[in-house]
Molecule: Bacterial RNase P class A
Organism: Anaerolineales bacterium
């Protein structure tokens, strides 16, 4: 210098005039008694302080506080789930792992492959069981449509065996090959492949011998087994296969050993065990989980108008039912009233600085600060001038300078805190990777 990524932070300043809230101070009134440089309430304006955010905002998740419930344990029902760590808790952070998805660029003619920084999705359990797997497909789990093989049958076709092969599909039952010995070529040397030669073991076909079923009066002709040769053709198995046998990959499963706190890798052996996926479906297994929410809830003041039910006393009547009667009542129900004002309420898991432990997240010492509390809901308007950015146009073009024109986001406490999620013009500030180019 270009182009990838990461991490933090900022998000307008100054004046002037008009306003709004809370506190400090002063002046009036009023009430009070404990008669003062008291308190408490109102009103006012002159001064002085303070006055929205990273998200206040969606209200998804942890808590705090408050009120209800509530011996204890289970059932039901939600939630959570690799490993270690952080926290007041967390579905949240920091660190790792396993499995996948992308990335600038790189190689390749292509189809493909590699792949830095770094960014991401999932995460108990599929060998206890059920349930489902769209369309195609015969079949979606112990699968015969098609193909091959055996028997039947003039045949069409039938009945059985076969998962090597076609076909369907996201997903089809794990792939990939087989006699056996020598030489050559191949190789750094194997190895795997090619070629030759020899064995063995079956088919096939041609010659040749032997055979002599049959045919014929004889002569003679002559099938079939069997031998021997050449020539092709196959090769564990089998009727056709098939892990049914064998090497070799690849998964599982069990030991053993290393490395780690752990998830986990990293290797060595033995077993043909090779019957898919789905738990964000019931399901198993482990931890957790009482309910509502500052319109919680306490205090005052004003208002209204009871009725009814279930308790409770008390009477008829000494008990039980049952019935009447109360209201200084406990819970509910309908119908009435109220719609004021004080409090919770802003000092807190605070916040800002330096040290320190720790790879981080975050913890731990000293210090030093107080920082909105509305409620019909305050923090605002309007003008000027200065920032920023963007495009145009001119000066000497790119650096600079000057004009003019746009534009300056997202949004706004409402108990309080921690997190995640989603929105946002524009700007600063560190650090990483990958090419490229001078010295």
């Nucleotide at each position: 210098c270009a182009g990838g990524c990461c991490g933090g932070c900022c998000g307008g300043g100054u004046g002037a005039c008009c306003g709004c809230u809370g506190g400090c101070c002063c002046u009036g009134g009023c009430a009070g008694c404990c008669u003062g440089u008291c308190u408490g309430c109102c009103a006012g304006a002159a001064g002085c302080c303070a006055g929205a955010g990273g998200a206040a905002a969606g209200u998804c998740c942890g808590c705090a506080c408050u009120c209800c419930a509530c011996a204890g344990a289970g059932c039901a029902c939600g939630g959570c789930g690799c490993c270690g760590g952080g926290u007041a808790a967390c579905a949240c952070c920091c660190g790792g792992g396993a499995c996948g998805g992308g990335g600038a660029g790189c190689c390749g003619c292509a189809a493909g492959g590699c792949g830095a920084a770094c960014c991401u999705g999932c995460c108990g359990g599929a060998u206890c069981g059920g349930g489902c797997c769209a369309c195609a497909g015969a079949a979606a789990c112990a699968g015969a449509c098609c193909g091959c093989c055996g028997c039947c049958g003039c045949a069409a076709g039938g009945c059985g065996g076969u998962a090597a092969g076609g076909g369907u599909g996201a997903a089809a039952a794990g792939g990939c090959g087989g006699g056996g010995a020598g030489a050559g070529c191949g190789u750094a040397a194997a190895c795997a492949g090619c070629u030759c030669u020899c064995c063995c073991a079956g088919g096939c076909a041609g010659a040749g011998g032997c055979g002599g079923a049959g045919c014929g009066a004889a002569a003679g002709c002559a099938a079939a087994a069997c031998c021997u040769u050449u020539a092709c053709c196959u090769g564990u198995g089998u009727a056709a296969g098939a892990g049914a046998c064998c090497a070799c990959c690849g998964g599982c499963g069990c030991g053993c050993c290393c490395a780690g706190c752990a998830a986990u890798g990293a290797g060595c052996g033995c077993g043909g065990c090779c019957a898919g996926g789905u738990a964000a479906c019931c399901c198993c297994c482990g931890c957790c989980g009482g309910g509502a929410g500052c319109a919680a809830g306490g205090c005052c003041a004003a208002g209204c108008a009871a009725g009814g039910g279930c308790g409770c006393a008390g009477g008829c009547u000494g008990c039980u039912c049952g019935c009447c009667u109360g209201g200084a009542u406990g819970c509910c129900c309908u119908g009435g009233g109220u719609a004021g004002g004080c409090u919770g309420c802003u000092u807190g898991a605070g916040c800002c600085g330096u040290g320190u432990g720790g790879a981080a997240a975050c913890g731990c010492a000293c210090g030093g600060c107080c920082u909105a509390g509305a409620g019909g809901g305050a923090u605002g308007g309007u003008c000027a001038c200065c920032g920023g950015g963007g495009c145009u146009g001119g000066g000497u073009c790119a650096c600079c300078c000057c004009a003019g024109c746009c534009u300056u986001a997202c949004a706004g406490a409402a108990u309080g805190c921690g997190g995640c999620u989603u929105a946002c013009a524009g700007g600063c500030c560190g650090g990483c990777c990958u090419g490229g180019g001078g010295a």